A computed fold for a 589-nucleotide part of an RNA from a Candidatus Bathyarchaeia archaeon, annotated as large-subunit ribosomal RNA, domain V.
Context: one part of a larger RNA
RNA sequence: CCAGCGCCUCCCAGUGGAACAAGAAGACCCCGUGGAGCUUUACUGCAGUUUGUCGCUGGGGGGCUGUCCUGGGUGCAGAGUGUAGAUGGGAGCCUUAGAGUGCACCUCUCAGGGGGUGCAGGAGGCGCCAAUGGAACACCAUCCACCCAGGACGGCCUCUCUUACCGAGACCGUUUUGGUCCGGAACAACGAUAGAUGGGCAGUUUGGCUGGGGCGGCACCCCCUUGAAAAGGAAUCGAGGGGGCCCAAAGGCUAGCUCAGGAGGGACAGAAACCCUCCGUAGAGGGUAAAGCUAAAAGCUAGCUUGACUGGAACCCGACCAAUAACGGUUCCAGAGGUGAAAGCCAGGCUUAACGAGCUAUCGUGUCCUUAUUGAUGAGGGCCGGUAGUGACAGAAAAGUUACCCCGGGGAUAACAGGCUUGUCGCGGGCGAGAGUUCGCAUCGACCUCGCGGUUCGGUACCUCGAUGUCGGCUCUUCCUAUCCUGGCCUUGCAUAAGGGGCCAAGGGUGAGGCUGCUCGCCUAUUAAAAGGGAUCGUGAGCUGGGUUUAGACCGUCGUGAGACAGGUCGGAUUUUAUUUACUGGGAG
Numbered sequence: 001c002c003a004g005c006g007c008c009u010c011c012c013a014g015u016g017g018a019a020c021a022a023g024a025a026g027a028c029c030c031c032g033u034g035g036a037g038c039u040u041u042a043c044u045g046c047a048g049u050u051u052g053u054c055g056c057u058g059g060g061g062g063g064c065u066g067u068c069c070u071g072g073g074u075g076c077a078g079a080g081u082g083u084a085g086a087u088g089g090g091a092g093c094c095u096u097a098g099a100g101u102g103c104a105c106c107u108c109u110c111a112g113g114g115g116g117u118g119c120a121g122g123a124g125g126c127g128c129c130a131a132u133g134g135a136a137c138a139c140c141a142u143c144c145a146c147c148c149a150g151g152a153c154g155g156c157c158u159c160u161c162u163u164a165c166c167g168a169g170a171c172c173g174u175u176u177u178g179g180u181c182c183g184g185a186a187c188a189a190c191g192a193u194a195g196a197u198g199g200g201c202a203g204u205u206u207g208g209c210u211g212g213g214g215c216g217g218c219a220c221c222c223c224c225u226u227g228a229a230a231a232g233g234a235a236u237c238g239a240g241g242g243g244g245c246c247c248a249a250a251g252g253c254u255a256g257c258u259c260a261g262g263a264g265g266g267a268c269a270g271a272a273a274c275c276c277u278c279c280g281u282a283g284a285g286g287g288u289a290a291a292g293c294u295a296a297a298a299g300c301u302a303g304c305u306u307g308a309c310u311g312g313a314a315c316c317c318g319a320c321c322a323a324u325a326a327c328g329g330u331u332c333c334a335g336a337g338g339u340g341a342a343a344g345c346c347a348g349g350c351u352u353a354a355c356g357a358g359c360u361a362u363c364g365u366g367u368c369c370u371u372a373u374u375g376a377u378g379a380g381g382g383c384c385g386g387u388a389g390u391g392a393c394a395g396a397a398a399a400g401u402u403a404c405c406c407c408g409g410g411g412a413u414a415a416c417a418g419g420c421u422u423g424u425c426g427c428g429g430g431c432g433a434g435a436g437u438u439c440g441c442a443u444c445g446a447c448c449u450c451g452c453g454g455u456u457c458g459g460u461a462c463c464u465c466g467a468u469g470u471c472g473g474c475u476c477u478u479c480c481u482a483u484c485c486u487g488g489c490c491u492u493g494c495a496u497a498a499g500g501g502g503c504c505a506a507g508g509g510u511g512a513g514g515c516u517g518c519u520c521g522c523c524u525a526u527u528a529a530a531a532g533g534g535a536u537c538g539u540g541a542g543c544u545g546g547g548u549u550u551a552g553a554c555c556g557u558c559g560u561g562a563g564a565c566a567g568g569u570c571g572g573a574u575u576u577u578a579u580u581u582a583c584u585g586g587g588a589g
Stems, first nucleotide, its partner, number of pairs: 008589008017581003021576002029410004034406002036402004042204005048197008058161018082137001085143005092126003101120008165184003169181004207220001208218002216237001221243006244393001245287001246349002251305007259283001261279006285294002288354001290352003309335008337346003360388005366383006417464001418462001419460003423457001425453006434444002471546001472544003476538001477535005484509003487504006512524004552570004556565003
């Protein structure tokens, strides 16, 4: 000096491992006293439909019927002359304005008779009295029941008229809603009002807690024990249990008594009936859970009673700390009482559970005010108190569905993956009952027990919901060994061959096909062997897209329905031109 290789700096082309790459304030999930679509026997309404009444809306006839008034008639148990409605008055009343009687007709009838009209006739008839009877008749008044006639006010049904009103019927005119005829007709239409019906339409609601949410449950209001480690307080869908009443005595006072159980004895009588004696600190009872408490009682029995009172005040609990209502409790004062000889005790129950705002309605021997002036009544209101209830229990009036979905948020909260854990899973160890003819350990090994791994199913909710793309397959690389084959050893219940068990060893290998979307698995024929795993269940800015997991649709099942279904079925988009880094190939200095 030249060449090669390496190092350093840089360039070009490529690949797509990483930048939890880019894209889009996640569409799944949950939350919001967010929204919208749809449904219905959710709630509340509104159209619409329908029915009644009134208005527009008038005349006449017939039938039926309600209330009231007037007139008239009828009212029969039996006894009694005989057809006694009820009560009261009553000694008179009716009659030439025609009595009794006779005849004819009408009407009611219990068939006896009653009432009315006409004719004849011409002077008496009825009651009181007597008798019968619960009641005594003439006559008058009032009332009841039924019937007839008339009237007033109504109602229902029906027929009819035309002038309201109606006619997209015909004709004539048309400036147009006009005119005539015909048809309908007080109906209809229209207006008002009341009832019914009414997802046709509308506005809304559709709790909370929660080892995600849903399903389940109530841990949503209270009480007892425990957790709670001897002040007080104290959580979990912690553990064990209760309350939402009951009682006029099971409350108050006073007096007397003593229980459970055991032993002994006693006719029927026995393990258990009742009586006597003894022991008996509670081993019983106390309305109901548990705890505390309790024997001349707080238990049991009896007597008298209503304090299970009225008004007021303070305090405690609820609600430690620390504000708060209802409820509950304690003490005191005043009044009026109960009981006891009295002291005293008594504001419910031996104590601790047994409960409920505002508005509204209603009630009260309560009390005050207003209603222009007095009184009464009525009406309204205030105060105080009671009742009716909100148990999601400090108390809205309230059903679903959404895969057609939307918005705001959340890794405060689920599904994948990761982390932690390791019950489960996989793989080992200790002990050695037993099997192995005998013999624990060639081999297998119960019960009990100690570990390792981090490939299963879980638990948890720690990163990620302003996105770390999800099963399987294909492709490609690397690692582990708890070794399937190949290598070297030990042992055997290893004669050999073939096997069984173990030690070292991860260099290499571990394949093909049928079924299924499959991983897995089953099967087939080979093979030395067809081992197991990890790498975000390696790998979608590498592919695929069969499965799962949008929108369409069908079936089964469920649902009244909208719709739903780790039930089935057919269909259904896979984005990115590589900046950095990494790697591969080439090049320059």